A computed fold for a 518-nucleotide part of an RNA from an uncultured bacterium, annotated as small-subunit ribosomal RNA, 5' domain.
The full RNA is in RNAcentral, with records from Greengenes.
The coordinates come from a structure-prediction model, not an experiment, and the mean pLDDT is 82.

[in-house]
Context: one part of a larger RNA
RNA sequence: GAUGAACGCUGGCGGCGUGCUUAACACAUGCAAGUCGAGGGAAGCACUAAUUUUCAAUUCUUCGGAAGAGAUGUUUAGUGACUUACCGGCGGACGGGUGAGUAACGCGUGGGUAACCUGCCUCAUACAGGGGGAUAACAGUUAGAAAUGACUGCUAAUACCGCAUAAGAUCACAGUAUCGCAUGAUACAGUGAUAAAAACUCUGGUGGUAUGAGAUGGACCCGCGUCUGAUUAGCUAGUUGGUAAGGUAACGGCUUACCAAGGCAACGAUCAGUAGCCGGCCUGAGAGGGUGAACGGCCACAUUGGGACUGAGACACGGCCCAAACUCCUACGGGAGGCAGCAGUGAGGAAUAUUGCACAAUGGGGGAAACCCUGAUGCAGCGACGCCGCGUGAAGGACGAAGUAUUUCGGUACGUAAACUUCUAUCAGCAGGGAAGAAAAUGACGGUACCUGACUAAGAAGCCCCGGCUAACUACGUGCCAGCAGCCGCGGUAAUACGUAGGGGGCAAGCGUUAUCC
Numbered sequence: 001g002a003u004g005a006a007c008g009c010u011g012g013c014g015g016c017g018u019g020c021u022u023a024a025c026a027c028a029u030g031c032a033a034g035u036c037g038a039g040g041g042a043a044g045c046a047c048u049a050a051u052u053u054u055c056a057a058u059u060c061u062u063c064g065g066a067a068g069a070g071a072u073g074u075u076u077a078g079u080g081a082c083u084u085a086c087c088g089g090c091g092g093a094c095g096g097g098u099g100a101g102u103a104a105c106g107c108g109u110g111g112g113u114a115a116c117c118u119g120c121c122u123c124a125u126a127c128a129g130g131g132g133g134a135u136a137a138c139a140g141u142u143a144g145a146a147a148u149g150a151c152u153g154c155u156a157a158u159a160c161c162g163c164a165u166a167a168g169a170u171c172a173c174a175g176u177a178u179c180g181c182a183u184g185a186u187a188c189a190g191u192g193a194u195a196a197a198a199a200c201u202c203u204g205g206u207g208g209u210a211u212g213a214g215a216u217g218g219a220c221c222c223g224c225g226u227c228u229g230a231u232u233a234g235c236u237a238g239u240u241g242g243u244a245a246g247g248u249a250a251c252g253g254c255u256u257a258c259c260a261a262g263g264c265a266a267c268g269a270u271c272a273g274u275a276g277c278c279g280g281c282c283u284g285a286g287a288g289g290g291u292g293a294a295c296g297g298c299c300a301c302a303u304u305g306g307g308a309c310u311g312a313g314a315c316a317c318g319g320c321c322c323a324a325a326c327u328c329c330u331a332c333g334g335g336a337g338g339c340a341g342c343a344g345u346g347a348g349g350a351a352u353a354u355u356g357c358a359c360a361a362u363g364g365g366g367g368a369a370a371c372c373c374u375g376a377u378g379c380a381g382c383g384a385c386g387c388c389g390c391g392u393g394a395a396g397g398a399c400g401a402a403g404u405a406u407u408u409c410g411g412u413a414c415g416u417a418a419a420c421u422u423c424u425a426u427c428a429g430c431a432g433g434g435a436a437g438a439a440a441a442u443g444a445c446g447g448u449a450c451c452u453g454a455c456u457a458a459g460a461a462g463c464c465c466c467g468g469c470u471a472a473c474u475a476c477g478u479g480c481c482a483g484c485a486g487c488c489g490c491g492g493u494a495a496u497a498c499g500u501a502g503g504g505g506g507c508a509a510g511c512g513u514u515a516u517c518c
Base pairs, nucleotide, nucleotide: 001517002516003515005514006513007512008511009510012390013389014388015387016386017385018383019382020348025346026345027344029343030342031341034090035089036088039086042083045080046079047078048077049076050075052073054071055070058067059066060065097301098300099299106226107225108224109223110222111221112220113219116218117217121214122213123212124211125210126209127208129163131161132160138153139152140151141150142149143148169194170193171192172191173190175188176187177186178185179184199206200205227273228272229271234264235263236262239261240260241259242258243257244256245255246254276298277297278296279295280291281290282289283288303324304323305322306321307320326337327336328335329334354380356379357378358377362376363374364373365372366371393423394422395421396420403414404413405412406411427459430453431452432451433450437445462507463506464505465504466503467488468487469486473502474501475500476499477498483490484489
């Protein structure tokens, strides 16, 4: 000098940041990922049409009655928007959290892929013809305490499946030319094989299929760098290489069969310990040393271990299956759960916050849009935890008042300090006005920031130190006691070193101590 700090004493305001470093310990409760009408259905609502019940202005009347605008309820059909579950599409692989594991192509840096993939987006080319069979929802029956099923029947689609079509394309085969060190690459023409679909609509559009190119994102490979220990010296059988096959988006012992016997290692293999890496941050004149909180990039993980499915993308935090531990429900047969998301609880600890407001902005998902969702985010709350700013008054004021301390009793110090006079109003408090952030409308923050007015010196100073290092001294008490102390060292009767007081020094809404780093 520094800190994600803690502790002691003290504490006025504001701005910007920041806040479980320990138990990757266990979690009550709420919320954190939905959305879309292309689809069929169910419930309620509105409108229209038909039907029929009741009431009824009015009109006609032979006074018996008849007609009847309109209102009202029932049923059926249609339309519309809406709610809920279902089928279907896209998104739940982003965003958010944590650092357990990992000493590794994990990360950093520089290259490579003639060995690769890429939904949504952009551009280009060519298409969209004609059919089929189901299934959920629903209805019925039924098992179960529940979770959840089973059977029968009905139905739709932008769900699913064939068929037709192929300019260009992809793959295979052999060919020619050019290029490359090369496995090969590019171009050209040939033969064969392969591969589509779906509509909606407000007629403006929105979608669909195939292929190519781009963009974006990812995958893989390599050079170099990346902690400690030799009181760890040998390690390795898919091990090292080859051939063939399989597998993958793709190369590869990635996997398998066969063959060979290799491969690594004192330039530290193997083993053990520790650890996420970096941009950065702290310190230092630098070289270095330390560190990896917050913010940003990459990686890994999601109670523990394993596995795949779906998908453009996962071996998937709020998906699935299996095993394990734990918790909960149970009718004992069986089931449910996963805060290292945001709040919050218990525990641990020296120690770390609200079960807040809003989608107004920025961004993300869905949608044609309106809009919906968003504990991302924007804000507010709490904490002197840090940095920065401001205030706690200003000018005058000697009789050097009182008081306190000290004294050689004369005085000296606190000290222009106070009182007193004049003035001011930053902050806080009161009243009025009142934004930008938003674009036509839409503001959580918020009646906030800010501005104006009136008002009172009022409401706002402590902490550590004073022997030397080290700025700052006297008195009393104590008497090697009580105590102090970072080092040297003080204290045994005149202690500037202990305790108290007066005075002084330093810093200041903080000041000291402890811990850690340079």